This is a predicted structure of a 75-nucleotide RNA (transfer RNA) from a Candidatus Woesearchaeota archaeon.
The sequence is in RNAcentral, with records from ENA.
Its Rfam family is "tRNA".
Taxonomically the source falls in Candidatus Woesearchaeota (Archaea, Nanobdellati).
The coordinates come from a structure-prediction model, not an experiment, and the mean pLDDT is 82.
RNA sequence: GCGGUCAUAACUCAGUCUGGUUAGAGUGUCGGUCUCAUAAGCCGAAAGUCCCGAGUUCAAAUCUCGGUGACCGCA
Numbered sequence: 001g002c003g004g005u006c007a008u009a010a011c012u013c014a015g016u017c018u019g020g021u022u023a024g025a026g027u028g029u030c031g032g033u034c035u036c037a038u039a040a041g042c043c044g045a046a047a048g049u050c051c052c053g054a055g056u057u058c059a060a061a062u063c064u065c066g067g068u069g070a071c072c073g074c075a
Base pairs, nucleotide, nucleotide: 001074002073003072004071005070006069007068010027011026012025013024020058029045030044031043032042033041051067052066053065054064055063
């Protein structure tokens, strides 16, 4: 330099193929419950510009284009 894959909550990921209800799960954090107490269990809460910018559309995490970063392959 060329090609491919990926980027979503503090962490690990689903959702993207086929655009459409309020963006979700587990772990972690915080509060409550339970206990003599701790842990486990149970209930609840907070936490996201869906990597950045632009375009298409009535509507974009999802489609298109550009950029940035990570990983893999080729040279």